[in-house]
Molecule: glmS glucosamine-6-phosphate activated ribozyme aptamer
Organism: Bacillus mesophilus
RNA sequence: CUUAACUUAAAAGCGCCUGAACUAAACCUAAGAGAGAUGGUUUAGUUGACGAGGAGGAGGCUUAUCGAAGUUUCGGCGGAUACCUCCCGGCUGAUGUCACAGCCGUAAAUCUUUACUUAAAAACAGAGAGGUGACUUUCUGAACAAAGUGUAAGGGUUUGACAAUG
Numbered sequence: 001c002u003u004a005a006c007u008u009a010a011a012a013g014c015g016c017c018u019g020a021a022c023u024a025a026a027c028c029u030a031a032g033a034g035a036g037a038u039g040g041u042u043u044a045g046u047u048g049a050c051g052a053g054g055a056g057g058a059g060g061c062u063u064a065u066c067g068a069a070g071u072u073u074c075g076g077c078g079g080a081u082a083c084c085u086c087c088c089g090g091c092u093g094a095u096g097u098c099a100c101a102g103c104c105g106u107a108a109a110u111c112u113u114u115a116c117u118u119a120a121a122a123a124c125a126g127a128g129a130g131g132u133g134a135c136u137u138u139c140u141g142a143a144c145a146a147a148g149u150g151u152a153a154g155g156g157u158u159u160g161a162c163a164a165u166g
Stems, first nucleotide, its partner, number of pairs: 014078004019074001020047009050067003056087005088105006095163005109157008118148001124141007
């Protein structure tokens, strides 16, 4: 490089559906000239979490942070950046080395006060597109968070050995 076989392809508040709810068709309920409520069965479908935030490496573990909304965002399965341990790395403990402690993850101490920062989205309203339908989807309008992060200013807090400096 060519050929063949197999595997994979997307997404990470993400994916899925055996419960449930809902839709369509057929059949039963349904006997009669005809029609038909309701309930049921089968088949095929629909719904099933709205954003913010979050990844050093390996292993482990499972109901993994925050709020918005409020008829199923119910119920369940899988995954996962949460958490734990170890390793690596960083910061603080006046300086260096080595330990130790605490906290973090390359924007890499911590506690606290104040201010600022970080586009909330769905819901709602309006207008379209697709579908017999449940429903899906696009655009527009005006809103409304919390946690955490970061920035600025102020205050508080944390060890030992050796070495060097004062």